[in-house]
Context: one part of a larger RNA
RNA sequence: CGCAAGGAAAUUUGAGAGGGUUUGACUCUAGUACGAGAGGACCGAGUUGAGUAUACCAAUUGUUUACCAGUUGUUGUGUCAACAGCAUAGCUGGGUAGCUACGUAUAUAAAGAAUAACUGCUGAAAGCAUAUAAGCAGGAAAUCUGCCUCAAGAAGUGAUUUCCCUAUUAAGGUCGUGAUAGACUAUCACGUUGAUAGGUUGGGUGUGUAAGUAUAGUAAUGUGCUUAGCUAACCAAUACUAAUUCCUGAAAG
Repeated sequence: CGCAAGGAAAUUUGAGAGGGUUUGACUCUAGUACGAGAGGACCGAGUUGAGUAUACCAAUUGUUUACCAGUUGUUGUGUCAACAGCAUAGCUGGGUAGCUACGUAUAUAAAGAAUAACUGCUGAAAGCAUAUAAGCAGGAAAUCUGCCUCAAGAAGUGAUUUCCCUAUUAAGGUCGUGAUAGACUAUCACGUUGAUAGGUUGGGUGUGUAAGUAUAGUAAUGUGCUUAGCUAACCAAUACUAAUUCCUGAAAG
C1' cells in the first nucleotide's frame, strides 16, 4: 500500500506451509500352545525406562558484581570506638527476585482411508484349472488424515460480532510513566474519572543478635537491653513525586 468509495475494535474459517512420527526391558496371559526332552511362543493386556521435543519454576539444584555477616593487609575520616576506599566482588560463609537443569509437567496416542510386496473368495475366456479378464476381500514404522504451530498478499484479498457518526466527536497518533515486552522498532499496561513507575508505610524473604550503653574480666572477650539491626529485583496499601501538553480525524458512506 491492498482488502477499504464511512471509521474503529474484537472473534474466527482454513486453501496452503512447517513440525512431529523413535525405541528397550519387565509382568500377566503361561511354563500354556508346540516339543521325547532341552527349551519355549504368536495374538492380547499392563508396568517402567532411554532418546527427542515443548512448556514451567511450587518443591530440589546452580547462579545471584554489593542483600546480610565474618575476616586479612593497607590508606583515610584529628585520636579511641565506629566507618569508608583499594587489594579478582580482597578473601570466606550464606542468599531474595529473575534466569536455570541436574528439577517438574506434558507429548511422541487411539483410530480411520487408500495401498506395496504378499495372502485370499467367487469366476470364465479354455466344460478342467486359475486371487482376474467382470466382480469382492485382507494386508506395512512408508502415503493421506488424525496430533501441534503458523496461516486471507488464499490478489479467488473469505466469514461473524460489537461500537461510533450534527463535531475539536468515535477513534488514532505524538508525548509522558512503565513491563507480563524488548537490539531499535513493535507489543502490552497506564496517564489525575489515575496505583503506570519511583518514594513512603506494612508484610515477606535473607542474614544471624547492629550501634550505643550497662555489666563481668588485667586483657582478648563474654553477657543483658536483643531471635536484634540491616535487608536488591518479591506481595500489598498509600497520590507524597512524575505521568503536562499537542496533532490528525470520519457529516450515513
Molecule: large-subunit ribosomal RNA, domain VI
Organism: Candidatus Mellornella promiscua